RNA sequence: GUUCCCAUAGUGUAACGGAUAACACGAUAGCCUCCGGAGCUGUUGAUAGCGGUUCGAUUCCGCUUGGGAACG
Numbered sequence: 001g002u003u004c005c006c007a008u009a010g011u012g013u014a015a016c017g018g019a020u021a022a023c024a025c026g027a028u029a030g031c032c033u034c035c036g037g038a039g040c041u042g043u044u045g046a047u048a049g050c051g052g053u054u055c056g057a058u059u060c061c062g063c064u065u066g067g068g069a070a071c072g
Base pairs, nucleotide, nucleotide: 001071002070003069004068005067006066007065010025011024012023013022018055026044027043028042029041030040031039048064049063050062051061052060
């Protein structure tokens, strides 16, 4: 330099182009308890960035950024 793959809560993963972006762990509040690091209930927090297509984009397309792989 060329080609390909990946990017979603603090972490690990879901989501035919369509309903309020879901689940687990975590964090936090309450309850319970002799204590809580166990149990129960609630809360919290995310689509890498900028554009395009579409009635509608996490999903499709382009560029950029970051990570990875192959070739040279």
This is a predicted structure of a 72-nucleotide RNA (transfer RNA) from a Lachnospiraceae bacterium.
The prediction has a mean pLDDT of 81.
Lineage of the source: Bacteria > Bacillati > Bacillota > Lachnospirales > Lachnospiraceae.